[in-house]
RNA sequence: AGUUGUUAAGGGCAAACCCGUCGAAAGGCGGGGACGCAAAGCCUCCGGUCCGAACGUGCGCUGCACGGGAUAGCGGGGUUACCAGC
Numbered sequence: 001a002g003u004u005g006u007u008a009a010g011g012g013c014a015a016a017c018c019c020g021u022c023g024a025a026a027g028g029c030g031g032g033g034a035c036g037c038a039a040a041g042c043c044u045c046c047g048g049u050c051c052g053a054a055c056g057u058g059c060g061c062u063g064c065a066c067g068g069g070a071u072a073g074c075g076g077g078g079u080u081a082c083c084a085g086c
Base pairs, nucleotide, nucleotide: 002086003085004084005083012037013036017032018031019030020029021028022027035073041079042078043077045076046075047074048071049070050069051068055067056066057065058064059063
C1' cells in the first nucleotide's frame, strides 16, 4: 500500500417506541431507549420506495403526472477510516 472481516482488544453508531421541537407531509433535530450494524462514518450521481400543502408546467383537468422534498439503517456508486489476518 492492497485485500479480507473468522477470532479477539479498545471502542463506535443507534431501530422501534416515549417526550420536546421544526415541517403541509414524508421526515429531520435534541433527550431517553437498544433492534441491529465491520463502515448503520460522510456525499443524492443512478435506480427504488415514501411525501406532495403552496407555487409552476403538462394532460385525458375539483384529478393525475412532472418540477420539488425525504430516505445514506433500500440497493448501486464515490470518498475517508480503528484493529487483526493474509
Predicted 3D model of an 86-nucleotide RNA (c-di-GMP-I riboswitch aptamer) from Povalibacter uvarum. Its Rfam family is "c-di-GMP-I riboswitch aptamer". Clan: c-di-GMP_I riboswitch clan. From the family's description: GEMM was predicted in a large-scale screen for bacterial structured RNA regulatory elements. Its mean pLDDT, the model's own confidence on a scale to 100, is 85.